[in-house]
Molecule: transfer RNA
Organism: pig gut metagenome
């Protein structure tokens, strides 16, 4: 100096409009039983703190951790 931080895990969502997918978990379905299939449920105020705005995951500033470069 640049990049990353969002659900248990891997990641979307970024020209501002009250956050999603896959896998995993749980419940049911099915089966003699297990797995698979199918249906459903729960789970995150978006690293932290401020600012701008009617409204911020998204814009601005500072800061923490990690990665890379000089």
């Nucleotide at each position: 100096c640049g990049g990353a931080a969002u659900a248990g895990c891997u990641c979307a969502g970024c020209a501002g409009g009250u956050a999603g997918a896959g896998c995993a978990a749980c419940u049911g379905u099915c089966u003699c039983g297990u797995a698979a299939u199918c249906a459903g449920u729960a789970g995150g105020u978006c690293g932290u703190a401020a600012g701008u705005u009617c409204g911020a995951a998204u814009c601005u500033u500072a800061u923490u951790u990690c990665c890379g470069g000089c």